[in-house]
Context: one part of a larger RNA
RNA sequence: GAACGAACGCUGGCGGCGUGCCUAACACAUGCAAGUCGAGCGCGAAAGUCCCUUCGGGGAUAAGUAGAGCGGCGGACGGGUGAGUAAUACAUGGAUAAUCUACCCUCGAGAUCGGGAUAACCUUGCGAAAGCGGGGCUAAUACCGAAUAAGACCACAUAACACAAGUUAUGUGGUAAAAGGUGGCUUAAUUUAACAAGUUAAGCUAUCACUUGAGGAUGAGUCCAUGGCCUAUCAGCUAGUUGGUAGGGUAAUGGCCUACCAAGGCUAUGACGGGUAGCUGGUCUGAGAGGACGGCCAGCCACACUGGGACUGAGACACGGCCCAGACUCCUACGGGAGGCAGCAGUGGGGAAUAUUGGGCAAUGGGCGAAAGCCUGACCCAGCGACGCCGCGUGGGUGAUGAAGGCCUUCGGGUUGUAAAGCCCUGUCAUGCGGGAAGAACGGCCCCAUGGUUAAUACCCAUGGGGAUUGACGGUACCGCAGGAGGAAGCACCGGCUAACUCCGUGCCAGCAGCCGCGGUAAUACGGAGGGUGCAAGCGUUGUUC
Numbered sequence: 001g002a003a004c005g006a007a008c009g010c011u012g013g014c015g016g017c018g019u020g021c022c023u024a025a026c027a028c029a030u031g032c033a034a035g036u037c038g039a040g041c042g043c044g045a046a047a048g049u050c051c052c053u054u055c056g057g058g059g060a061u062a063a064g065u066a067g068a069g070c071g072g073c074g075g076a077c078g079g080g081u082g083a084g085u086a087a088u089a090c091a092u093g094g095a096u097a098a099u100c101u102a103c104c105c106u107c108g109a110g111a112u113c114g115g116g117a118u119a120a121c122c123u124u125g126c127g128a129a130a131g132c133g134g135g136g137c138u139a140a141u142a143c144c145g146a147a148u149a150a151g152a153c154c155a156c157a158u159a160a161c162a163c164a165a166g167u168u169a170u171g172u173g174g175u176a177a178a179a180g181g182u183g184g185c186u187u188a189a190u191u192u193a194a195c196a197a198g199u200u201a202a203g204c205u206a207u208c209a210c211u212u213g214a215g216g217a218u219g220a221g222u223c224c225a226u227g228g229c230c231u232a233u234c235a236g237c238u239a240g241u242u243g244g245u246a247g248g249g250u251a252a253u254g255g256c257c258u259a260c261c262a263a264g265g266c267u268a269u270g271a272c273g274g275g276u277a278g279c280u281g282g283u284c285u286g287a288g289a290g291g292a293c294g295g296c297c298a299g300c301c302a303c304a305c306u307g308g309g310a311c312u313g314a315g316a317c318a319c320g321g322c323c324c325a326g327a328c329u330c331c332u333a334c335g336g337g338a339g340g341c342a343g344c345a346g347u348g349g350g351g352a353a354u355a356u357u358g359g360g361c362a363a364u365g366g367g368c369g370a371a372a373g374c375c376u377g378a379c380c381c382a383g384c385g386a387c388g389c390c391g392c393g394u395g396g397g398u399g400a401u402g403a404a405g406g407c408c409u410u411c412g413g414g415u416u417g418u419a420a421a422g423c424c425c426u427g428u429c430a431u432g433c434g435g436g437a438a439g440a441a442c443g444g445c446c447c448c449a450u451g452g453u454u455a456a457u458a459c460c461c462a463u464g465g466g467g468a469u470u471g472a473c474g475g476u477a478c479c480g481c482a483g484g485a486g487g488a489a490g491c492a493c494c495g496g497c498u499a500a501c502u503c504c505g506u507g508c509c510a511g512c513a514g515c516c517g518c519g520g521u522a523a524u525a526c527g528g529a530g531g532g533u534g535c536a537a538g539c540g541u542u543g544u545u546c
Stems, first nucleotide, its partner, number of pairs: 001546004006542005013392006019385002021350001026348003030345003035073003040070002043067001048061005080303003090227007099220002104216007112146004121136006152175010180208011229275003236266003241263008278300004282293004305326005328339004356382001358381003364378001365376004395425004405416004429487001431482005445467008490535005495516003501530005511518002
C1' cells in the first nucleotide's frame, strides 16, 4: 500500500447492488418448511335450508362434498451444516470384456383366464394416554395362481474372433409378464304408460396408464494413475495381514466374507504413529515467481441429538422414516409413553460480533395430477445493520470598508477570509399533495374456424382467430405541483519517517508513543485553543493475510 463474512470509538442525509453466528455440530418454546392423485378403489358425514311429524323423530338438499382408509407416485430432489475425514474424500486423466439406472425419448412384442384376502366400516375387549387385540362385512391399477413369450435370461452344443477371462452368431432344451381408468359414438338390456335422462353390458374409437425387450438420454456404483499440509522429540508397521485355490455375497470386481494352502505385504522417495484440516472451481496479495485463504456463488464429499442396525425402494442404510442402546427434555392415573431447528423465522446461552416469529406462489424451478389445480420458508420480494462496493446530496453566482468576534502580534498589523452578512439565483435528495407505469404474462379457461385422427360432423390432438381474466414486489419506480437555502459534516492528524505551526497550561508530573523518541519552566511531540493538512458519510483504532 492492498484486502476483509470483521469488531470497537467518534460521527451519520439519500439511493442502487451485494452481504450478514467466523464462537457452543450448545440446548431449544411456538408457527410454518412434502405432499398430491376421486381419470386406481370401497366407504362416507355434519352445520345450514326446506318439507312431514304421533313432537320421539323421519325425509329432501347440502353431497358422493368434507373426511379418514386401501392403492399409486413423490417423501434419496430441493434446503442446512463442516463435526468427522490426510484418503473409502477431492482435482485431473483413464478403465468398467466387472455394473445398475424410476420417471423421459425412439423402436419391437404383448395385455388371456381365474382365485383368495384385507383396511376403511360394524361390533367387542384392554389402556390415563400413546395405542393395542378379538369377531364380522367389502373393493381395487393392492395380492396370488395358471396360460402365452417377439425378444430377454439360464444350460448345453457348434462355429468365428481373442494370448486369456471371454465376446459374437446359430441351434436345442428350460425359466419368468401384465391393469385397468376416463371421454365420445353405436347396439342391447333395464327403468317408464311412452319419451328423455340414468344404470349395466358389448363393440368401435381417442387418450392416459400396464407388462416384456432393444437402443438412447440422464444419474449413480466400482477400479487405476497422477497431484496438493506439518511432525523423525513418531522408525519400524502388519494375522484377513500379503498372495493363491474353492465357495459365499453384491447390480458389479475384489480378503468384501468364509474354509484351506503358501509366507508374504509396506517402509528414510518417510511406512506406522501424532497434530491440524472438508476438497475444488476460485478469492486476496504480488511486476512475476510465489505466499495466504477456501465466507457468499458453483461442483464433489461427509453429517443430521450420540453410537449401532437393517427395512422399503430404481435409488437410502434415509435431516423433518423405522428398530435397538445412551445422554438430555417433556407428559403420566407411575403401569407406561412422547421428542430431536447443522430447514425458514424466532428464544436462551456462548461471544468483540452477525438480521424479521414479514409478504407471495405473480415469475423461475420442483412434486403430484389427463387437466383445472394443490403443495412448495426452494425461490421471488419486502424488513433490519454505513458490513462492503458504487452513485448522489449537504447549494451556485456575486460580494472588501477585508465588518464583528476569535487567535496571534514586533501593537504597525497579520490571520480566520469571499469565509460570513447583504444582493441575485437554482431546486437534486428529503418532506407534503396529485398522477402513476412499462416490463416481468408466458400460460391456463371459454367460444369459433381449419387440419389430423376416426365409421363419425362426437371425443381427442395441432394450428389460427376472438373473449373474459391472472402481479407478492406496489400506489413501488417514474412524472407533475408546492415549498424554501431551508432538513443533511464529520473524523484523524500537524517532531522526523509524513502533507500540515503558533499561543496558553503543565513542569521527568500529568501524559504521548508504530519506530526513533517527547515531558525535569520558553514543549511545533503532553492537555486546551486558534490556525493548518488529509480523507469524507465516513474517519480512525484493533485483529488477520499478502

This is a predicted structure of a 546-nucleotide part of an RNA (small-subunit ribosomal RNA, 5' domain) from an uncultured bacterium.
Model confidence (mean pLDDT): 84 of 100.